[in-house]
Small-subunit ribosomal RNA from an uncultured prokaryote, 1537 nucleotides, folded computationally. Its Rfam family is "Bacterial small subunit ribosomal RNA". Its family is annotated with ribosome and structural constituent of ribosome in the Gene Ontology. The family has 99 seed sequences and 42,628 matches in Rfam 15.1.

């Protein structure tokens, strides 16, 4: 530090996920040991039991209990035990009385607050602890305890009595305190204990010292009250809120300020700088992250607050409204003799509960601290250890070396090896760790006890300080830690291996099972799902989840944007903000700068130290980026002054203009009245119908009426903020521009909120109403048309007044300023020059337009009228979809509009450009593509394949073009792959092993045969004598088979776009990039063929040519083919000599090249005519088929991966089937007749085939054929007769002398076999059929079209298929406007699987969240009341009352009660707001597949889209206005060359 994931690629935008780091963590899987540190985040749920605050006899009365002495007395073992007395000593239970339970522990409900944190501040209080300073005088009265009586189950209560104090009360004194009206008043105390030389004594003391204690003051520490500033989640869908409230007097009241309280005044005080009111929340130091800025968190530690079963409440005290104290009240739980009590773990340990989850009812006060005490102690669940738990960080271990037979087993394999893999065994070593044995610090400092030497005192008591001795004090603990000892011993495991992301194979599954953080994987070859092997990462761990922050500049302070991705308010005026021109002075508030004090420690960072090291401890420092305080600067901001004109405005003159608003004229048109002329139509459309018209339309002509909009001008022209503004006059009135002065003197700009204006369409009145035209009706289109189209026709449209407030309200671009190259048009002003005084030329502003440099932009584009540089302010985005929607509020008659979420879901959804593809877009061009034309299919009957059907089987494939007379150039058996039925199991066929053995081979039976079973004949060849080679049988098992599946696992081989002219590269060049470019473009051609042009320059594959065939000559060569010329011979034939000349064969050349010529063309290529030629402009035809498409065909020609079968899916035989038949489709024949049948005669091919063969004459048959066998391995024999032709005569338009199907009878050939199921003859029959609906094929010249003839396969079987040969031999093409297909260039796209694409809605089903809903239950809260517990505080006429006074009667004080005030709890109306739920409904999202139409993208087939209003089952239609983000075409305009 960035990676994946939109797309065919590609850039951007934008989300979504990863990879780091972290936690009080949890769960799964595994776990050797040690430090250090951690540990209910949930139910502030309910708690059994135990400890967690006591302590002081040196305050006091005592003496239940234990010890000790003493005294009695008992007993007897004569020093022991028992009893009784005695507080005499050690001590000490309960109790009085002092501190102290307000400190430590615990927890985060509550709290958005002076709660907390910084930094301040006055009007305060402070037990205990420090220092000063001045006292501790003398009295009296209860009380518990304790004894005694009542009451209670129990808690516990009473009633009367005895006693003490450092308990309680006066009195005394008052430095200093406190109040004061300045006279003055007023208020304290308490002992105790150790010691002791004089004196004194009622012997108790007094006194005296000391130490404690105790009272009043002071001042200091310390803790705490209270007050300000500033800071401190989220919500505006909370915008108003507040009556003690604000604030002042006057009392109260507090330790103190203060509405803290209260009575009266006054009516104020908070808020957009966000009050109120809702949710959330202990804060902070810090802690996780991060480069920082920031962002999420507040466990352990440490500061502060706040709570202490839920509310309230006060006491007491230095300090509480008090966790382990008191009162009430409310739930809960316990005891209870039912009357009535008693408890609060958020101390510590447990326990149940609750959850995904969090420890022992441990030891010890040895250490640190805390209370209490004079101390010694004594108590501390604070605290220090232990115990649990891989919770989390840190260290160690689990061996080290060597060791190749690369062991065995695994696992892959292409079978040869390869990995595990020095790994392991084995050898030679160590001993951390744990095990065991011994040893053995540090935490310990005090405190007692002896002694000594100061200090204090009268004092060698005491007491305290210091040195010295002396016994002691450790929970941890079996302690770190050392040190023997045995022995590789005791000790690895999880996760991942498609890509992000290090790491791959194989088997198993087969959209299943399952993975999955994103993207995605799985349909028989899964590196992604289980298992193995192997790896790879990490390690006592690992992985998963769950959380936060990074990455994310994806909220952008730093550090983001708004023309087309989200995003510029529809314009404007203006409040508050916010910003602000030049120049002077002050000032110090911004601002940068020293200085102080703070910014607790810890913690994070340096730099040392100590645990072996580390983690963890510590000792310094340095930061705490902050806050106040103070000084000193004065540039720049503010702010005072004064002053300027350069921004803003005024004033004067001019101008131009659909700027508004009212007035009022006009003329064309349409439409409707009325007369006239005048006849049958009008009208309308793609065609057409409703409509109007014969009662007179439509035209035409005259007059009249009434409404609404104004042609030309007229233009990217103009004005206007924006919507918008269009005949003319007239009046009123806004604005801007221009020259030249002059004048104010910063008067600015922007502009949340506020106001105003705002098209069309809608609403409200109240008037018009020609034309048009939602809604509506009729007519057509259509499958269907609630539409397009036609005919009608209301609302509207216009006018006034009034609402509505929205548009694709756009320049999809907020306003204002400022500054940056140029060219060229047009409007308004201006000004300057002249030689053509004009339709000239220069130049200046203000506005509108084109093009273009920098520069910016993801492109596309902007480009002084900015989307460039930059500066003020404003608005306004942050994934799509749910949705601009739902609740709520605000406006509005309505309709609706303004503001505006969240559950849910998806991984995209979007901009711009690129390459194809597509269009019922555009241009150009080409093809029997259409058109001209011949001549067929579709109708009939057969032949033939398909497809249904059927059948045991009707075997398999091809199946739009590009399957269907295809594979199959030929199923009777056989082929045969199918069916039934009987058989074989190492097989019918390979190739190994062993064993026998010739090999074959005659007959009989049995059976459909294959087979079986007996039988006959036969003992081979080669030899080095071992054997071998062939061949059978016969075991065995590796294997053989398989037309069984997968052509979507393959190869090869093929159709087909298509003989169509196009696919492509390398360099260069231009784009951020996919990509262009070259290959476009001007011309031309069958051609990407050539040529010219050009940031391209060349090249490949392809075209064309090179090959074969045919046309026309030549040359060479003549058997079997020829015969002109010489012979020769026949009835007659090249028959025979001959002959090489001619047809002809089969070799080689030559020809044709746009090569001449004229013409058009750009001087080019090339077209056009034309000559010569046997051929003319690739001369015909063949072959040849480019990159690539169709997962296009074939596993059934072959061959082949993986799969399946293995006494069968394999192999043998029989017989059947493949040939079936209602029916449906291609492809053929044959006809249908006179261009023709029929019969007689007559002529002319070319290409082929033939020894398993073709087969002549002859000779029998009507005939199919027989029979014969000559002659041919063929230019020789022979299949072989050529057929239309043709020349005669017949038929006469008719179901026929057309036509031949069926059918019947008789044969003939092939074969083993003709029944299922060949072909042919004869004789008979004689069927559809009289030119074929709709639609469709073919073919451009030796072609259609008709005529026969040959192979091939074949035993037979082809009149009809297929593949060739020839004979006769046409007709048309004017042309590209259409249809099909193609090619190039261009435009558009929401398509990329590529239009057989994509995509909208509404129904119907099934799930999820959600909103309305009669309500309904819950929480919380306001306001109005009702009550009123305890407790304070006011009163107080009622009961009691020790200390003080008293005049002895009472008084003062006090305590109970009673009321009154506030008040918690409870209660009742009544509203708000929230959860939750609800029969019913509304829309939404998702789903593999449905139903219905086809809205949208291509002119999507009516261009879409926007807003508004009607209207339809739905997508949507239609009217009004608006808008490119509309194709295509035309025209106007302007650039540029």
């Nucleotide at each position: 530090a960035g990676a994946g994931u939109u797309u065919g690629a590609u850039c951007c935008u934008g989300g979504c996920u990863c990879a780091g780091a972290u936690u009080g963590a949890a769960c799964g899987c595994u776990g050797g040991c040690g430090g250090u540190a951690u540990g209910c985040u949930u139910a502030a749920c309910a708690c059994a039991u135990g400890c967690a605050a006591g302590u002081c006899g040196a305050a006091c009365g005592g003496c239940a209990g234990c010890a000790u002495g003493a005294c009695a007395g008992a007993a007897c073992u004569u020093g022991u035990u028992c009893u009784g007395u005695u507080g005499a000593u050690g001590g000490c239970g309960a109790g009085u009385g002092g501190c102290g339970g307000a400190c430590g522990g615990g927890u985060g409900a509550g709290u958005a607050a002076c709660a907390c944190u910084u930094a301040g501040g006055a009007a305060u209080c402070u037990a205990u602890c420090c220092a000063g300073u001045a006292g501790c005088u003398g009295g009296g009265g209860a009380u518990a305890a304790c004894g005694u009586g009542g009451g209670g189950a129990a808690a516990c209560u009473u009633g009367a009595g005895c006693u003490a104090a450092u308990a309680c009360c006066g009195a005394a004194u008052a430095c200093g305190c406190c109040c004061u009206a300045c006279g003055g008043g007023g208020g304290a105390a308490a002992g105790c204990g150790g010691g002791g030389g004089a004196u004194c004594u009622u012997c108790g003391g007094a006194c005296c010292u000391c130490g404690c204690g105790c009272u009043a003051u002071u001042g200091g520490g310390u803790g705490a009250g209270c007050c300000u500033a500033a800071g401190c989640c989220g919500g505006a869908u909370u915008a108003g809120u507040u009556a003690g409230u604000u604030g002042g007097u006057g009392g109260g009241g507090u330790a103190a300020u203060g509405g803290c309280c209260u009575a009266c005044c006054a009516a104020g005080a908070c808020g957009a700088c966000g009050a109120u009111c809702c949710g959330u929340a202990g804060c902070u130091g810090g802690u996780c992250u991060g480069a920082g800025a920031g962002g999420a968190c507040g466990a352990u530690c440490a500061g502060c607050c706040a709570c202490a079963c839920u509310g309230g409440g006060a006491c007491u005290g230095a300090g509480a409204c008090a966790c382990g104290g008191c009162c009430c009240a409310g739930a809960c739980u316990c005891c209870u003799a039912c009357g009535g009590g008693a408890g609060g773990c958020a101390g510590u340990a447990g326990u149940g509960g609750g959850g995904a989850a969090u420890a022992u009812u441990g030891g010890a006060c040895a250490a640190u601290g805390g209370g209490c005490g004079c101390a010694a102690g004594c108590c501390u669940g604070a605290u220090c250890c232990a115990g649990c738990a891989a919770u989390a960080c840190c260290g160690c271990g689990u061996g080290u070396g060597u060791g190749a037979a690369g062991a065995a087993g695994g696992c892959c394999u292409u079978a040869g090896g390869g990995u595990u893999g020095u790994a392991a065994a084995g050898c030679a070593c160590u001993u951390u760790c744990a095990g065991u044995a011994g040893g053995g610090a540090g935490g310990a400092a005090g405190g007692c006890c002896u002694a000594a030497u100061g200090g204090u005192u009268a004092a060698u008591a005491u007491c305290u300080a210091u040195u010295a001795g002396g016994a002691u004090u450790g929970a941890c603990g079996u302690u770190a830690c050392c040190u023997g000892c045995a022995g590789a011993a005791u000790a690895a495991g999880c996760a991942c291996c498609g890509g992000c992301u290090a790491a791959c194979u194989c088997c198993g599954u087969g959209c299943c099972a399952g993975c999955a953080g994103c993207c995605g994987c799985g349909g028989u070859a899964a590196u992604a799902c289980g298992g193995a092997g192997g790896g790879u990462g990490c390690a006592a761990g690992c992985g998963u989840u769950a959380a936060u922050c990074g990455g994310a500049a994806u909220u952008a302070c730093u550090g983001g944007g708004c023309g087309u991705a989200a995003a510029g308010c529809g314009c404007g005026c203006g409040u508050a903000g916010g910003c602000g021109g030049u120049a002077u002075u002050g000032u110090a508030a911004g601002u940068g700068g020293g200085a102080u004090g703070u910014g607790a420690a810890a913690g994070c960072c340096c730099c040392g130290g100590g645990c072996u090291c580390a983690a963890c401890c510590u000792g310094g420092g340095a930061a705490c980026u902050g806050c106040a305080u103070u000084c000193a600067a004065a540039a720049c901001u503010g702010u005072c002054u004064c002053a300027c004109u350069a921004g803003a405005g005024u004033a004067c003159g001019a101008u131009a203009g659909a700027g508004g608003a009212a007035u009022g004229u006009g003329g064309a048109a349409u439409u409707c009245c009325g007369g006239g002329u005048g006849u049958a139509g009008c009208g309308g459309u793609g065609c057409a119908a409703u409509g109007c018209g014969u009662a007179g339309a439509u035209a035409u002509c005259c007059g009249g009426a009434g409404g609404a909009a104004c042609a030309c001008c007229a233009g990217u022209g103009g004005c206007g903020a924006a919507g918008g503004c269009g005949a003319c006059u007239u009046c009123c009135u806004g604005g801007a521009c221009c020259a030249a002065u002059a004048c104010u003197g910063a008067c600015g700009c922007u502009g949340a909120g506020g106001u105003g204006c705002g098209a069309a369409a809608g609403c409200g009145u109240g008037g018009g109403g020609a034309g048009u035209a939602a809604a509506c009706a009729g007519g057509a289109u259509u499958a269907g048309a609630u539409a397009u189209c036609c005919u009608g026709g209301u609302a509207g449209u216009c006018c006034a007044c009034g609402c509505c407030g929205u548009a694709a309200a756009c320049g999809a671009u907020g306003u204002c300023a400022a500054c940056u190259a140029g060219c060229c048009g047009u409007u308004g002003g201006g000004g300057g020059c002249c030689c053509u005084g004009g339709u000239g030329c220069c130049u200046u502003u203000a506005g509108u337009g084109g093009c273009g440099c920098a520069g910016c932009u993801a492109a596309c584009g902007c480009g002084a009228u900015a989307a460039g540089u930059u500066g003020a302010c404003c608005g306004c985005c942050u994934g799509g979809g749910g949705a601009g929607u739902a609740c709520g509020c605000c406006g509005g008659c309505a309709a609706c509009g303004g503001u505006a979420a969240a559950a849910c879901u998806c991984a995209a959804a979007g901009g711009a450009a690129u390459u194809g593809a597509c269009g019922g877009g555009g241009g150009c061009c080409c093809g029997c593509a259409c058109a001209a034309g011949c001549g067929g299919u579709g109708g009939a009957g057969c032949a033939u394949g398909u497809g249904g059907u059927u059948u045991a089987a009707u075997u398999c494939g091809a199946u739009g073009a590009u399957a269907c007379g295809c594979g199959a150039a030929a199923a009777a058996c056989c082929u045969u792959a199918c069916c039934u039925a009987c058989c074989c199991u190492u097989g019918a066929c390979a190739u190994c092993c062993u064993c026998a053995g010739a090999a074959c081979u005659u007959g009989u039976u049995a059976g459909a045969g294959a087979u079986a079973a007996c039988u006959u004949g036969g003992u081979g060849c080669c030899u080095u004598c071992g054997g071998g080679a062939a061949u059978u049988g016969a075991g065995u098992g590796a294997c053989a088979g398989g037309u069984g599946c997968u052509g979507c696992a393959u190869g090869g081989c093929u159709g087909u776009c298509g003989u169509c002219a196009g696919c492509u590269c390398g360099u260069g060049u231009c784009g951020u990039g996919a990509g262009a470019u070259g290959u476009u473009g001007g011309g031309u051609u069958a051609a990407g063929u050539c040529c010219c042009g050009c940031a391209a320059c060349g090249a490949g594959c392809g075209c064309a040519a090179c090959c074969c065939u045919u046309g026309u000559c030549c040359c060479u060569a003549g058997u079997u083919g020829c015969c002109a010329g010489c012979a020769c011979a026949u009835a007659a034939u090249g028959g025979u000599g001959g002959g090489a000349a001619c047809u002809c064969u089969a070799g080689g050349g030559a020809g044709a090249c746009u090569g001449c010529c004229g013409g058009u063309g750009a001087c080019a290529a090339a077209c056009c005519g034309g000559a010569g030629g046997a051929a003319g402009g690739u001369g015909g035809g063949g072959a040849u088929g480019a990159c690539g498409u169709c997962a296009a065909g074939u596993c059934a020609u072959c061959a082949u991966g993986a799969c399946c079968c293995u006494u069968a899916u394999g192999g043998g035989u029989a017989g059947g089937g493949c040939u079936a038949c209602a029916c449906a489709c291609g492809u053929g024949c044959u006809a249908c007749a006179a261009u023709g049948g029929g019969c007689a005669g007559u002529a002319c091919a070319g290409a082929g085939g033939g020894u398993u063969g073709c087969g002549a004459a002859g000779c029998c048959g009507c005939g199919a054929g027989g029979u014969g066998g000559a002659g041919c391995u063929a230019a020789u024999c022979u299949c072989a007769g050529a057929a239309a032709g043709u020349c005669a005569a017949u038929c006469g338009u008719a179901g026929u002398c057309c036509g031949g199907a069926u059918u019947g009878g008789a044969g003939u050939c092939u074969g083993c076999a003709a029944c299922u199921c060949g072909a042919c003859u004869c004789c008979a029959u004689g069927a559809a059929g009289u030119c074929g609906g709709a639609a469709u094929c073919g073919c451009u010249a030796g072609u259609a079209a008709u005529c026969g003839c040959g192979a091939a396969u074949c035993a037979g079987a082809a009149u009809u298929g297929u593949c060739g040969c020839g004979g006769u031999g046409a007709a048309u093409a004017c042309g590209u406007u259409c249809c099909c297909g193609g090619g190039c260039c261009u435009u558009g796209u929401a398509c990329a699987c590529a239009c057989c694409g994509c995509c909208c809605g509404u129904c119907a089903c099934a799930c999820c969240a959600u909103g309305g809903g009669a309500g309904u239950g819950g929480g919380u809260u306001g306001c109005u009341c009702c009550a009123g517990a305890a407790g304070u505080g006011g009163c107080u006429a009622g009961u009691c009352u020790a200390a003080c006074c008293u005049u002895a009667g009472g008084g003062a004080g006090g305590a109970c009660g009673g009321u009154c005030a506030c008040c918690a709890c409870g209660g009742a109306g009544u509203g708000g707001u929230u959860c939750a739920u609800g029969a019913c409904u509304g829309g939404g999202g998702u789903g593999a597949a449905g139903u219905c139409g086809u809205a949208a993208c291509a002119a999507g087939g009516u261009a879409g889209c926007c807003g508004u209003a009607g209207g339809g089952g739905a997508a949507c239609c239609u009217g009004c206005g608006g808008c490119u983000g509309g194709a295509u075409c035309a025209c106007c305009u302007c650039c540029u060359u």